[in-house]
The RNA shown here (small-subunit ribosomal RNA) has 1637 nucleotides and comes from a bacterium. Its Rfam family is "Bacterial small subunit ribosomal RNA". Rfam links the family to the GO terms structural constituent of ribosome and ribosome. The RNAcentral record of the sequence draws on ENA.
RNA sequence: UUUACGGAGAGUUUGAUCCUGGCUCAGGACGAACGCUGGCGGCGUGCUUAACACAUGCAAGUCGAGCGCGAACUAGAGGUUGGAAGUUAGAGGUUAGAAGUUAGAAGAGGUAGGAAUUGGCCCGCGGCCAAUUCCAUCGACCAGUUCUAAUUUCUAAUUUCCAACUUCCAACCUCUAGGGAGAGCGGCGGACGGGUGAGUAACGCGUGGGUAACCUGCCCGUAAAUCUGGGAUAACAGCGGGAAACCGUUGCUAAUACCGGAUACACCCAUAGGCUCCCAAGGGCUUAUGGGGAAAGGCCCUUAUGGGUCGUUUACGGAUGGGCCCGCGUCCCAUUAGCUAGUUGGUAGGGUAACGGCCUACCAAGGCGACGAUGGGUAGCCGGCCUGAGAGGGUGGUCGGCCACACUGGAACUGAGACACGGUCCAGACUCCUACGGGAGGCAGCAGUGGGGAAUAUUGCGCAAUGGGCGGAAGCCUGACGCAGCAACGCCGCGUGUGGGAAGAAGGUCUUCGGAUUGUAAACCACUGUCUAGGGGGACGAAGGACUGGGGGAGGCAAUGCCCCCGGGGUGACGGUACCCCUGGAGGAAGCCCCGGCUAACUACGUGCCAGCAGCCGCGGUAAUACGUAGGGGGCGAGCGUUGUCCGGAAUUACUGGGCGUAAAGGGCGCGUAGGCGGCUGGGUGUGUCAGGUGUGAAAUACCGGGGCUUAACUCCGGGGCUGCACCUGAAACUACCCGGCUUGAGGGCAGGAGAGGGGAGUGGAAUUCCCGGUGUAGCGGUGAAAUGCGUAGAUAUCGGGAGGAACACCAGUGGCGAAGGCGACUCCCUGGACUGGCCCUGACGCUGAGGCGCGAAAGCGUGGGGAGCAAACAGGAUUAGAUACCCUGGUAGUCCACGCCGUAAACGAUGGGUGCUAGGUGUUGGGGGUAUCGACCCCUCCAGUGCCGCAGCAAACGCAUUAAGCACCCCGCCUGGGGAGUACGGCCGCAAGGCUGAAACUCAAAGGAAUUGACGGGGGCCCGCACAAGCGGUGGAGCAUGUGGUUUAAUUCGACGCAACGCGAAGAACCUUACCAGGGCUUGACAUGCCUCGAAGCCUGUGGAAACACAGGCGUGCCUUCGGGAGCGGGGACACAGGUGGUGCAUGGUUGUCGUCAGCUCGUGUCGUGAGAUGUUGGGUUAAGUCCCGCAACGAGCGCAACCCCUGUCCUUAGUUGCCAGCACGUGAAGGUGGGCACUCUAAGGAGACUGCCGGUGACAAACCGGAGGAAGGUGGGGACGACGUCAAAUCAUCAUGCCCCUUAUGCCCUGGGCGACACACGUGCUACAAUGGCCGGUACAACGGGCAGCGAAGGGGUGACCCGGAGCCAAUCCCUUAAAACCGGUCCCAGUUCGGAUUGCAGGCUGCAACUCGCCUGCAUGAAGUCGGAAUCGCUAGUAAUCGCGGGUCAGCAUACCGCGGUGAAUACGUUCCCGGGCCUUGUACACACCGCCCGUCACACCACGAGAGUCGGCAACACCCGAAGCCGGUGGCCUAACCCGUAUGGGAGGGAGCCGUCGAAGGUGGGGCUGAUGAUUGGGGUGAAGUCGUAACAAGGUAGCCGUAUCGGAAGGUGCGGCUGGAUCACCUCCUUU
Repeated sequence: UUUACGGAGAGUUUGAUCCUGGCUCAGGACGAACGCUGGCGGCGUGCUUAACACAUGCAAGUCGAGCGCGAACUAGAGGUUGGAAGUUAGAGGUUAGAAGUUAGAAGAGGUAGGAAUUGGCCCGCGGCCAAUUCCAUCGACCAGUUCUAAUUUCUAAUUUCCAACUUCCAACCUCUAGGGAGAGCGGCGGACGGGUGAGUAACGCGUGGGUAACCUGCCCGUAAAUCUGGGAUAACAGCGGGAAACCGUUGCUAAUACCGGAUACACCCAUAGGCUCCCAAGGGCUUAUGGGGAAAGGCCCUUAUGGGUCGUUUACGGAUGGGCCCGCGUCCCAUUAGCUAGUUGGUAGGGUAACGGCCUACCAAGGCGACGAUGGGUAGCCGGCCUGAGAGGGUGGUCGGCCACACUGGAACUGAGACACGGUCCAGACUCCUACGGGAGGCAGCAGUGGGGAAUAUUGCGCAAUGGGCGGAAGCCUGACGCAGCAACGCCGCGUGUGGGAAGAAGGUCUUCGGAUUGUAAACCACUGUCUAGGGGGACGAAGGACUGGGGGAGGCAAUGCCCCCGGGGUGACGGUACCCCUGGAGGAAGCCCCGGCUAACUACGUGCCAGCAGCCGCGGUAAUACGUAGGGGGCGAGCGUUGUCCGGAAUUACUGGGCGUAAAGGGCGCGUAGGCGGCUGGGUGUGUCAGGUGUGAAAUACCGGGGCUUAACUCCGGGGCUGCACCUGAAACUACCCGGCUUGAGGGCAGGAGAGGGGAGUGGAAUUCCCGGUGUAGCGGUGAAAUGCGUAGAUAUCGGGAGGAACACCAGUGGCGAAGGCGACUCCCUGGACUGGCCCUGACGCUGAGGCGCGAAAGCGUGGGGAGCAAACAGGAUUAGAUACCCUGGUAGUCCACGCCGUAAACGAUGGGUGCUAGGUGUUGGGGGUAUCGACCCCUCCAGUGCCGCAGCAAACGCAUUAAGCACCCCGCCUGGGGAGUACGGCCGCAAGGCUGAAACUCAAAGGAAUUGACGGGGGCCCGCACAAGCGGUGGAGCAUGUGGUUUAAUUCGACGCAACGCGAAGAACCUUACCAGGGCUUGACAUGCCUCGAAGCCUGUGGAAACACAGGCGUGCCUUCGGGAGCGGGGACACAGGUGGUGCAUGGUUGUCGUCAGCUCGUGUCGUGAGAUGUUGGGUUAAGUCCCGCAACGAGCGCAACCCCUGUCCUUAGUUGCCAGCACGUGAAGGUGGGCACUCUAAGGAGACUGCCGGUGACAAACCGGAGGAAGGUGGGGACGACGUCAAAUCAUCAUGCCCCUUAUGCCCUGGGCGACACACGUGCUACAAUGGCCGGUACAACGGGCAGCGAAGGGGUGACCCGGAGCCAAUCCCUUAAAACCGGUCCCAGUUCGGAUUGCAGGCUGCAACUCGCCUGCAUGAAGUCGGAAUCGCUAGUAAUCGCGGGUCAGCAUACCGCGGUGAAUACGUUCCCGGGCCUUGUACACACCGCCCGUCACACCACGAGAGUCGGCAACACCCGAAGCCGGUGGCCUAACCCGUAUGGGAGGGAGCCGUCGAAGGUGGGGCUGAUGAUUGGGGUGAAGUCGUAACAAGGUAGCCGUAUCGGAAGGUGCGGCUGGAUCACCUCCUUU
């Protein structure tokens, strides 16, 4: 300087993390469809399904300048009839013009006949034949030109007339001429254009080549020619057949139709020769000889020696278009592995434009295939299009190229070209016509119809343009095409207004009621005028050509013609469209989806696991941003969403660009084939490779730069590119190939030593069992405990002898050997491999290894042996709810041997093989070397093997780490979410069992790996606690009290439910309380605030009533004042509102319980780890304690622990009444009663004291522990208050507060009465007991905490008593409650349902209170129940505790066995931590995380779904064998038919041709047996899925028998057991190794 313009992720497995891995989403696209909505324009696009069937119209014709006919029509002439008009006999006839007719003449053209008469034949007006005559080669005849004449007619002028004449018109007939519809002969075109995608996996397509193996109409160029004859035929006509379609026959005729001949150097063939090219068969050029093969005319000009033009013929060349061949590329299935008879090749022949097995005959036996043949499925291919950063992936609609097809199948004909969309023949199916005999048809052309379908348009206009066919041309034809119509189907553009406008209107929605939002949005004001509407103007696209005027040019004698230029010249479907102008007025024009996360956008109401949503995760069970609606918001916008499909994201098939120890994934192991890969070095070649050049890579598309439509879409031009293929030239490092060399890879030779390597034969001892004998006696055996079993017929035990089978103790070792499986006594024989050493040899001989072959534990199978022990199955005994198990006693296959199968295992290092490289350390096995030594050891070192630790590196982590899971290369095997399933089907193997290969439907949003934190364990270690143990006393039994459940009831109000509900809320339900029930009442309310009105407030009385309440009457006139009124209270009224113990404790606050007074729970910084997280907090000690010490990648800190607070224990100080009284005094019956005092007790304030401080010991020199001293108290002295992070959606909406919901003459409020107190039962908590450590009676003593004015209540009196009378004193260290009781002393009772026990009941009383009936307490008398110490089970307590005794208080009118306190008396026991329960720390396993009350497996039952098997049944497809055999091509052919050419005078013959017949091939059809495939099938098999089914408990912890793998067997099921294997097993111990101190 230039090139390059290009790559985003997220959600979801978990408590959390990292990884693996699938599923899902965001993007783009579409020939789309569906839903809602819809103003305009431009440009595109529009049957993806039934290649289903088609009514109707159109889509291929054209040429008269190739030819013969020839309708309509026109004109003329003649005739007939009719009508009209005119003229008037009749005649004359001039001028001008036109046409026709006739005749004559002239010239040019063609060529050989023409005309007439008579006769004959045929049905014929015509034709033929014969004869005659005439004309004619001196040109008859035919066609046509010119001239002349005649005739006729018309026009003008003149004249005349009703019988006639003339004229005109119309119709018909005849003739002539013009004309040309129409069909025919002929030519060219119908092989293009247009449609479709069925078939086709193929040289079909793409790309590049070849053709020396070919063709090519029309077109262009060059050269030459276009001469001379002949015979037919269609049309037509006649006759005939048929309903029709159509056909037959006779006759006539033309040609650019057909045929013969001539000529033809060039063309073809044959032969011979030369030159040249080629790999070659052979090609090109050339020479000679012989042979063969052409033609057509039309039009025009000028005038002739003719010319022009369009054709025709021959030849060569070109161009264009094709044919054929080849290289390369081109989908899926190997559960398709073998295929092939014209098959492969050769020779000869046939055939074709041409090569070829294309076809035939003969010969040979080949050809193709894991580099995927054959078969099956699917599919037109490409340029391109979509997507993607790219590489790729998907696709082939519109446009363009190629192919194939044209109702289905077959076939050929014609032709330059077809095996032919709108041609032919045949067969078939279908439709239509029919006179039933026969015929017709083919929209996958354009429209259109039916049908199918989610779905795809007008039976339009025009040839004006572009293009095509024919023609000389005009022109004709053209559903190609150009346009229009329909459709938001797509892309692009425009509009639905613009500016101003705050009282931030109204309305809506929300609201904390203040407001917010919709929102400048609207209204309103001022503008604009796109589109639409109306009116007016109005295109481009049209150029050319014919024709014509002029000019020029080549050629020619000239003319026509040809070429060029200039001018004239008519032509528009779209369309009165685009576009422009004017008018008017914001007027006519906005929707759709979404708003939980991904993903941008939030509230309200409704609903209540319902209705519904959902792409994934997931929402919804009463406050849903997730459903529905509304408001608001977000996105896009004439569209927006949904569905479907493709690519992307997905590196999720990985070439770019993945993996395989544990996630899915290494083959069980070896040998080895093909293949792949391969050491050092020299030379050569130039395969791959690289460079340059050439050709090609169509156009369109895409990209870049420009241009045209107002812009854009669209379109035009230019450029670059098209990454490819081929050829030429070159380079030679690497690869490959060829030749040669080398030794380091590999191998061999030699010498050694090691070894459970393999096979065979033999031998040995120990032990078990059995048999025999001896000794010996009652048991043995077995288990957790037992039993079955054995034993008095003598077991077990013991000794001796014997038999037999199997296995080889010690040695023995992370020792050895082997490829793996595996191998273990000893000896011998045979045999494989590895290692070490140094030299010699070969010279890359190597590595790997798809298929293949072999080996391959255990179990199992076959045959035959063997059988001691063990032991599936089986039997019995136990265990158990059961026990098809674990345990026990037996026991058969089997285990062993031989031979043969099987071929699998957790066949594991879950790690394929080979080679090289990359720190070390330390063991061990085998061998070698060195040093030293007399020698052995030790030590150093090398090689091979085998362990451990560890660096770098790798890894998701765990971990691996020279024995790699590191760094690289080579080769093989394997993986691609989980389940279904290693299953089904198919194939192969096996005697079988079964093995190998190996899916799909369906289903799930995961399944997984490693690691983390917890929790848990019938895991481990350490340690606590009235946890157990040791004790004492209870509960559970009784009666009663009380609470609860249940039941009952009108109501028995509500809440609390394991511990942690149940003498709990209730610290006190007769009314009240009270929330419940019944009845009677009230409705702004019993209560709050605001408004109006009246009245002071208030007090009293009467009536009804159960009361609430209702009604009536009376008394009373206050306070402040600015004189308006106001405050308070009451009555009445209306409206806002009150009220609710109605719901939700799972919406909440607050409060509380509980784990637990357990010692824990965390943070900051740092460090480690990808991360969750770890570290700290673990470890060694210690403690009641995460208490403290030490250590340590941690250092600190916080909440907890402890301490600080209160009570209590000792002392001191202060203070001294109401307390106290030692001393002093007074005093009493007694008494701190009094003076006095404050010493003591006490009171209540302050202080001291205790800190492991001191000593000794232990410990580590620490912390601390043990002991001791001192002390009132000793190791937190005792007790209390105090409760970390959190757990239990724990409790409470009924203490209170509170969101939301609900009720509003009631779910609110008042009242009376009832209920909360019920009672067959059950449970909890208590009281009292059952008695003598006691009861009763009498006497005597000693507290503390407290309470008291609507109160405590003394003395005194009464009563048996409860209590009453009484009222002193006391607002309390003063008075009262207030006699404490147990105890102690004395007496009595004498073991009994009692002098125990007091329930229950009767009577009589007392107290409180409006009121004790439901339903209070107390007293007296009487009554005197159960109960004699409590089953299983269970509770409390470790010292001033338990136990026991009383006292006080709160609540309260009254009511206490409850609760909260107080003091009195006052024990027992703790060896200890194995066990139960709870807890703490560390560690381990885990499939648990709602956390073991977890998770989870299988049968069975039910429902649904898909699949397999199935006697079969019904279809489809492609082949095969045989039969039949259409059309047609080819071949043959007796007789038959036959114009041209040949022979012949001729009949005739020949050549050739045809029909017919025969034959080969041959579609459809038929028969048959198979193959593949689909559907269906009684029944059957397993599988999957499904909030709450049954049985068990297999797995996860040592899962309670460790689990799992293979195999065998058994069992309802999970599963059990045997054999062998694995660790992916916990725990303890031992051994070995390693590491650390």